A computed fold for a 349-nucleotide part of an RNA from an uncultured Campylobacterota bacterium, annotated as small-subunit ribosomal RNA, central domain.

Context: one part of a larger RNA
RNA sequence: CUGGGCGUAAAGCGCGCGCAGGCGGGCUGAUAAGCGGGGAGUGAAAGCCUACGGCUCAACCGUAGAACUGCUUCCCGAACUGUCAGUCUAGAGUCUGGGAGGGGCAGAUGGAAUUAGUGGUGUAGGGGUAAAAUCCGUAGAGAUCACUAGGAAUACCGAAAGCGAAGGCGAUCUGCUGGAACAGAACUGACGCUGAGGCGCGAAAGCGUGGGGAGCAAACAGGAUUAGAUACCCUGGUAGUCCACGCCCUAAACGAUGGGUGUUAGUCGUUGGUGCCCUAGUGGCAUCAGUGAUGCAGCUAACGCAUUAAACACCCCGCCUGGGGAGUACGGUCGUAAGAUUAAAACUC
Numbered sequence: 001c002u003g004g005g006c007g008u009a010a011a012g013c014g015c016g017c018g019c020a021g022g023c024g025g026g027c028u029g030a031u032a033a034g035c036g037g038g039g040a041g042u043g044a045a046a047g048c049c050u051a052c053g054g055c056u057c058a059a060c061c062g063u064a065g066a067a068c069u070g071c072u073u074c075c076c077g078a079a080c081u082g083u084c085a086g087u088c089u090a091g092a093g094u095c096u097g098g099g100a101g102g103g104g105c106a107g108a109u110g111g112a113a114u115u116a117g118u119g120g121u122g123u124a125g126g127g128g129u130a131a132a133a134u135c136c137g138u139a140g141a142g143a144u145c146a147c148u149a150g151g152a153a154u155a156c157c158g159a160a161a162g163c164g165a166a167g168g169c170g171a172u173c174u175g176c177u178g179g180a181a182c183a184g185a186a187c188u189g190a191c192g193c194u195g196a197g198g199c200g201c202g203a204a205a206g207c208g209u210g211g212g213g214a215g216c217a218a219a220c221a222g223g224a225u226u227a228g229a230u231a232c233c234c235u236g237g238u239a240g241u242c243c244a245c246g247c248c249c250u251a252a253a254c255g256a257u258g259g260g261u262g263u264u265a266g267u268c269g270u271u272g273g274u275g276c277c278c279u280a281g282u283g284g285c286a287u288c289a290g291u292g293a294u295g296c297a298g299c300u301a302a303c304g305c306a307u308u309a310a311a312c313a314c315c316c317c318g319c320c321u322g323g324g325g326a327g328u329a330c331g332g333u334c335g336u337a338a339g340a341u342u343a344a345a346a347c348u349c
Stems, first nucleotide, its partner, number of pairs: 003321004007303002012317001014201004021194003025088007033081002035077008049065006091191001092188003095184003103177007110154001115149007125136002162169002206247006215241002220236004258316006266294012278281001298305002322349003331342004
């Protein structure tokens, strides 16, 4: 270099944007770099191969042929790839229209609940557990009523539902703002796909500075349990959880399934849009986009997947190559740190 693979056996980067690169729609003309055919020159000898021959055979050697798949050059061809010119609208995008949405950011507002405080009523328990105890309470707890304070989360709606590239997003209202779907077919005219590096986003935990702190709760303390109990259970409780700004950059970051395009039976739901029909309804049908169930062909080791493919093809990227050692050591890069990333070998089975 080649081969076979990547849902669960090793293997899809957490996700996007995108430079280079790779690949790329229809028609016409030109060109002839790639490509095909032919010719010429060259491709030393030896070697390899074939035939014949010489040493008694062979190795070895000799003669002849073939070959040397290459390079240079000339002529011819023009389908395909490339290049140039022109053109088209089916890809892609723009525009117009009315809709859907927990998409993002900021501000404002609300109610339920927990906790605390103050006051009223009221008296002996409360709490907790399998049972207890630590704990709270006659300095008046718990219960109940009223008021006040503060923080966090937003019951019902709520769904196999919706939105987002992923992480993720759920009270209400307002402002700003991104994307997608549908319908129309007015405009551009291949402007496309992928994407090594690069850049950006990236749950939770963690870190820095400053706030905040109701509930919960690593650590910690005590009570139990137990042979012990550095646990499971209970009473407390600090970081943290929340906010602003700056870092960290990981995950069972999962559909364990990279992205794009086209093709390939159905049936039943559901979300959004549009169109048509009638008996005009809480209607029916069709269609596009999404999201589920079931299922044929096909695929699969099986499980299962099956128009949302794991089917059939093509393009581009990433990754795998026996288990352990090890996602470790060393070195590099990044980080305040924690650590992240890149990533071996000896040895061993």